[in-house]
RNA sequence: ACUUGUAAAAUGCCGAAUCGAACAACCUUUUGUUUGUACGGGGGACUUAUUUUUGGGGUGAAUGUUUGGUUUCUACAAACUAGGGAGAUACCUCUUCCCGAAUCCGUCAACUAACCUCGGAGGCCUAAGGAGGGAGAAUAA
Numbered sequence: 001a002c003u004u005g006u007a008a009a010a011u012g013c014c015g016a017a018u019c020g021a022a023c024a025a026c027c028u029u030u031u032g033u034u035u036g037u038a039c040g041g042g043g044g045a046c047u048u049a050u051u052u053u054u055g056g057g058g059u060g061a062a063u064g065u066u067u068g069g070u071u072u073c074u075a076c077a078a079a080c081u082a083g084g085g086a087g088a089u090a091c092c093u094c095u096u097c098c099c100g101a102a103u104c105c106g107u108c109a110a111c112u113a114a115c116c117u118c119g120g121a122g123g124c125c126u127a128a129g130g131a132g133g134g135a136g137a138a139u140a141a
Stems, first nucleotide, its partner, number of pairs: 012124003019036007039119005048110001055108001056105004064080005083099005089135001091133004
């Protein structure tokens, strides 16, 4: 100096999921409980709309098609796809790499003012973060 692997961390990423306060334990740092909070979700009139076993509905980007397998069906698998994320200020264009799940309610919910109610988690990356254009801000002179 190069390559590979492991661990930690600044920074950063997905996501609504950030930021406090009090008390207690603990031994000087953390943990737990309670209560708030940025930010999010659901229920819920009139009017209007809709059509309920072919069950229906919610959160979420996460829908759908074809094929394989198969006696058939289901599970499973593959390819593509509605849609979504990242490449380090935001936006636009090009381009590269990815995701395209899971789960809840339980026969029931359209929208919806007042009103009621719930969440405020978890997980992940590691040394230069692809290119062009426009705009904005900061600093210096």

Predicted 3D model of a 141-nucleotide RNA (c-di-AMP riboswitch aptamer (ydaO/yuaA leader)) from Paenibacillus rigui. It matches the Rfam family "c-di-AMP riboswitch aptamer (ydaO/yuaA leader)". Rfam describes the family as follows. This family represents a conserved RNA structure found upstream of the ydaO and yuaA genes in Bacillus subtilis and related genes in other bacteria. It was read from a public genome assembly, where an Rfam model found it. The prediction has a mean pLDDT of 77.